[in-house]
A computed fold for a 1395-nucleotide RNA from an uncultured bacterium, annotated as small-subunit ribosomal RNA. The RNAcentral record of the sequence draws on Greengenes. Rfam family: Bacterial small subunit ribosomal RNA. Its family is annotated with structural constituent of ribosome and ribosome in the Gene Ontology.
RNA sequence: UAGCGGCGGACGGGUGAGUAACACGUGGGCAACCUGCCUCGAAGUGGGGGAUAACACCGAGAAAUCGGUGCUAAUACCGCAUAACAUACAGACACCACCUGGUGACUGUAUCAAAGGAGAAAUCCGCUUUGAGAUGGGCCCGCGGCUGAUUAGCUAGUUGGUGAGGUAAUGGCUCACCAAGGCGACGAUCAGUAGCCGACCUGAGAGGGUGACCGGCCACACUGGAACUGAGAUACGGUCCAGACUCCUACGGGAGGCAGCAGUGGGGAAUCUUCCGCAAUGGGCGAAAGCCUGACGGAGCAACGCCGCGUGAGCGAAGAAGGUCUUCGGAUUGUAAAGCUCUGUGAUAUUGGACGAACAAUUUCCCGUAAAUAAUGGGAAGGAAUGACGCUAACUACGUGCCAGCAGCCGCGGUAAUACGUAGGUGGCAAACGUUGUCCGGAAUUACUGGGCGUAAAGGGCGAGUAGGUGGUUUGCUAAGUCAAAAGUGAAAACUCCGGGCUCAACUCGGAGACUGCUUCUGAAACUGGUAGACUUGAGUGCAAGAGAGGGAAGUGGAAUUCCUAGUGUAGCGGUGAAAUGCGUAGAUAUUAGGAGGAACACCAGUGGCGAAGGCGGCUUUCUGGACUGUAACUGACGCUGAGGCACGAAAGCGUGGGGAGCAAACAGGAUUAGAUACCCUGGUAGUCCACGCCGUAAACGAUGGAUACUAGGUGUAGGAGGUAUCGACCCCUUCUGUGCCGGAGUUAACACAAUAAGUAUCCCACCUGGGGAGUACGGCCGCAAGGUUGAAACUCAAAGGAAUUGACGGGGGCCCGCACAAGCAGCGGAGCAUGUGGUUUAAUUCGAAGCAACGCGAAGAACCUUACCAGAACUUGACAUCGUCUGAAUUACUCUUAAUCGAGGAAGCCUUUCGGGGCAGAUAGACAGGUGGUGCAUGGUUGUCGUCAGCUCGUGUCGUGAGAUGUUGGGUUAAGUCCCGCAACGAGCGCAACCCCUACAGCUAGUUGCCAGCACAUAAAGGUGGGAACUCUAGCAGAACUGCCGUUGACAAAACGGAGGAAGGUGGGGAUGACGUCAAAUCAUCAUGCCCCUUAUGUCUUGGGCUACACACGUACUACAAUGGCCUGAACAGAGGGAAGCGAAACUGCGAAGUUAAGCGAACCCCUUAAAACAGGUCCCAGUUCGGAUUGUAGGCUGCAACUCGCCUACAUGAAGUUGGAAUCGCUAGUAAUCGCAGGUCAGCAUACUGCGGUGAAUACGUUCCCGGGCCUUGUACACACCGCCCGUCACACCACGAAAGUCGGCAACACCCGAAGCCGGUGACUCAACCCGAAAGGGAGAGAGCCGUCGAAGGUGGGGUUGGUAAUUGGGGUGAAGUCGUAACAAGGUAAC
Repeated sequence: UAGCGGCGGACGGGUGAGUAACACGUGGGCAACCUGCCUCGAAGUGGGGGAUAACACCGAGAAAUCGGUGCUAAUACCGCAUAACAUACAGACACCACCUGGUGACUGUAUCAAAGGAGAAAUCCGCUUUGAGAUGGGCCCGCGGCUGAUUAGCUAGUUGGUGAGGUAAUGGCUCACCAAGGCGACGAUCAGUAGCCGACCUGAGAGGGUGACCGGCCACACUGGAACUGAGAUACGGUCCAGACUCCUACGGGAGGCAGCAGUGGGGAAUCUUCCGCAAUGGGCGAAAGCCUGACGGAGCAACGCCGCGUGAGCGAAGAAGGUCUUCGGAUUGUAAAGCUCUGUGAUAUUGGACGAACAAUUUCCCGUAAAUAAUGGGAAGGAAUGACGCUAACUACGUGCCAGCAGCCGCGGUAAUACGUAGGUGGCAAACGUUGUCCGGAAUUACUGGGCGUAAAGGGCGAGUAGGUGGUUUGCUAAGUCAAAAGUGAAAACUCCGGGCUCAACUCGGAGACUGCUUCUGAAACUGGUAGACUUGAGUGCAAGAGAGGGAAGUGGAAUUCCUAGUGUAGCGGUGAAAUGCGUAGAUAUUAGGAGGAACACCAGUGGCGAAGGCGGCUUUCUGGACUGUAACUGACGCUGAGGCACGAAAGCGUGGGGAGCAAACAGGAUUAGAUACCCUGGUAGUCCACGCCGUAAACGAUGGAUACUAGGUGUAGGAGGUAUCGACCCCUUCUGUGCCGGAGUUAACACAAUAAGUAUCCCACCUGGGGAGUACGGCCGCAAGGUUGAAACUCAAAGGAAUUGACGGGGGCCCGCACAAGCAGCGGAGCAUGUGGUUUAAUUCGAAGCAACGCGAAGAACCUUACCAGAACUUGACAUCGUCUGAAUUACUCUUAAUCGAGGAAGCCUUUCGGGGCAGAUAGACAGGUGGUGCAUGGUUGUCGUCAGCUCGUGUCGUGAGAUGUUGGGUUAAGUCCCGCAACGAGCGCAACCCCUACAGCUAGUUGCCAGCACAUAAAGGUGGGAACUCUAGCAGAACUGCCGUUGACAAAACGGAGGAAGGUGGGGAUGACGUCAAAUCAUCAUGCCCCUUAUGUCUUGGGCUACACACGUACUACAAUGGCCUGAACAGAGGGAAGCGAAACUGCGAAGUUAAGCGAACCCCUUAAAACAGGUCCCAGUUCGGAUUGUAGGCUGCAACUCGCCUACAUGAAGUUGGAAUCGCUAGUAAUCGCAGGUCAGCAUACUGCGGUGAAUACGUUCCCGGGCCUUGUACACACCGCCCGUCACACCACGAAAGUCGGCAACACCCGAAGCCGGUGACUCAACCCGAAAGGGAGAGAGCCGUCGAAGGUGGGGUUGGUAAUUGGGGUGAAGUCGUAACAAGGUAAC
């Protein structure tokens, strides 16, 4: 080393596919069992026999492997002997026990054993039988732990019995026969999912989730089946068969099974080394040495987890440099760094502690030092993550501009982002920090602890009642629940506490606790249960009386509608917002009489009655249910609730048959309307009614389940009873039952409820768990159908909802005001013209303003300028400001050129000074200038508007959980939140009013430039003059008016009305004055200003043009259309203003505009400056005119460098439209409207505009119904960007998920039949066979086997069903989406109340 033989390969190691099961956990049972090796004990080990591997030879095969012949050994194999306390049977005894029984002696009969080895030996290791033990297993039972009822019935060896077989052993475990059972709403069966536990995570706990590592059990070993061997397997690294797959092959046939350790491939977001050693621990074998051991001990890889340590410590302000921010001062990074002093973990090298294997091989790159290496020095690249709007610790700058992006939730980003990206600083954590996923927590958001159900989700439509749950007083017994003591168990590890060992910790060791559980036993007897009695108050029965639209059936009555017949009678009736359809001369409507028929029952009638609810209404009869009151005779807990099941159950609807007057879905017609499949009208069929049968739903509502008990009152009403009183009926008091209202405690989120609870408690049932999808789909059940009932998911949103509050709004209500309406006057809208706007046009027609609150607005005045626009031509530190240097008077004439600026030429030519300088001009350099460029949605300032409307708020107090309320509401009153009274409010502020200005009256003072009564002078006349200070006036002061006085009304108030007086009377008239706020209102083009943009141009200069265009539309004015007028003539009267680059008299010229000349006046002095309408006279005579004046022609004037585009005025001529204006619409209430002129600002010139001024000078207001706007109170609301709000459905488009669907493709579990491997079992076994027996042998016997047959039997096949999933033309609804279409359904009385 091969073989024979023995033992072990059933342990250890792996995995979690299957399994919902005695698989697991826990506690028991086996008197129904087995157990190799091990321990203790008893007895024994005698004598024989025949083979066979190895080996040798031969042979088959590619191989795997196999066959034949011959030889041989054993603790391999086989007889014989002996043997019991073993086994079986029979008999009889004792003890025990929990059913069958068990144990121990005793007697008899039968059966069954063995093996040797080592050693010189002692002895050791074995062997056989047997009794115990230990260990390990097997079987049985109680209890416990998943989901689905859209799984409700399951079961044929099924349940039990008798007998037999089988097993180590009980048992339908198997078989024969018999019986018909067994399981199940306390969830069977079926389907889905899943290994179970100790434990782990979380949580205060109760719980919830999980089952990695470690430990216990189970199951599995490519898939399925089967046995063999063995003490033990139906055996991971054994066997046989079938199947799938892989590999080898000579094509005949063979081999294989990593869910062992490493490792490979694949899949995946993702999970390691083809390492070392048996040194330790453990296992197997062996007498032992020892061998085997990917168990195990170690190492490797991965921050995957836990723990420890380091990256320095102290001092250090010039608060360095750099960075960032900045209000430019500074701040911050920051004692941080540098610097000084000190420490010496880690890393590295060598060595020791300390015996030892593996770990254990590899370099980021480059350069210099001559090369290389070490060392040293230098450099490049690289060097982690997170947060900062709030929750939630921590902020600035830049970039970006609803883009890019962020985001756990809310949300951020559209030009000043603490929310995106970057930077600086900062916060948190730290060798880690974030993200993602999962689980628990917070979440009392499944509520046992510990929730709810009137309106937020949620009370079943209602009743009687089954199972179940629950239950009055009292006595005895019991001991199931309950409580207590003890015992057993609850493995170890884990957990908690106390200690110990690694320097600490993690880790680990010891002790204790705990493991809340189960079992056994003993005890207690209050409570619950059980059992046996008793009781009467719960419940029921009896007796007596009354009330009632309670129910069923039959009969009967009158009024009304309609129809029919007849009469009277005549042209309409009917209907509506208004109409029409309809009916009617064939006689309607109206009216009278008679008749027919059906349905419903006026008044009584009532938050009245009855009923379980639905519901019930003329009257009478009959049958019948229930409740109440009184009484206390009877029963003696008989009670309450009630899953499923059963009955009832409005309206509509359905079936069959009747009936049909009125009403009335559908339908028809007429209207309305943009449309009108509606609302309104005229008709009208089902239906409504009856009988029988279905349906089974309603906002079936008190949105409030049932029962019982308790807990302040007040006041109605219905039905009774009692008391008191009375002659009696009332009245009054007490009480029971029902039905209402108010209200306290209490409850409630609030509203509200409140003895009829939504209060305090107990019992039982139903139901809820964000909105939508959806009460939908699928399935089941029910139904004739309609449909009902049960009842999801995908997907989608961050809300949906309740109650209350403040506003806003309403085609809600009440009260009040306003030229808001009405009553009036005059207009606009029609014409012409002026002016502004839109539009169009243009090179440009610069820009802004846009309902009221833009449009004769910015503009109080565009020929150039203005001017911002366009075309052309120019300039670039600039037209303008500050600063540096240099030079120079500034500047003024002139010429050329140009369209002009510009440009070119050229002449003359130093200002001032305190002597420092300053002023001005030129040249040059850069900082800068400049912008009517953008953003009014970045802003300041200013302004408009609601609105001169009467409101808007605060402090303290009080009420409310709160938002908030109160005050401020209420009764009166006012122009007024003005004032009075009342009041849980008391006060105050901003507004109102007043104070200010003008005007109206008188007084005082003053008296020129204004005035002139009296006195005087002078004149043609005139305050012209002297004078006067009276008057007017001027302009200062003080006064006057306050509901002060009287009367009436009123609440003895506020106040209102009337009156007196007064210049003025109730804020005298007018102005200025505009609360909190609204409109992202207007303005970046008045000005200022952040940010952005342009910088030889988006700046500046200049010429010309444009802002003035013109098919058109709109706004605002002017002038008219005429006789209350036009024209002509003539003798009247203002106020307020302006004037020096001005107003300009008088005179003269001109028809005139105007011109010439020129006085006066910086103005109560002079001028503008004759006001006009009016009045008087004349003329015109109703017409396109003697109205009207546009347009056009000619000739002129003025301003101005300049009137062509594009000014104003004059004269003459021309003489358009227009004859009072459609729908619609504006202003005005008294010195107002209307009408008349005057002045001023702007301005060289230009006014129909604007701002002022005065003259003449009305009408009307009953009143608040309506339109508009506003104020207060109240009401509804789904609005809060607040009604210009919100919001619904179809259709169209895109996307998403789902359902149905002719079919089609799979999976799974069964069933029936066919086939039937291996194998066990049974039968047969003529063939084969060494051991034992007979026989001399041949041969035979016993026994065994091959083979064959049969039962069972996996895979496979066939078939019809079941169940589940995928897919599908097409189809259905659903969801989502920025601006689509059509309408307007809902929210307000939402315009027809909604549901």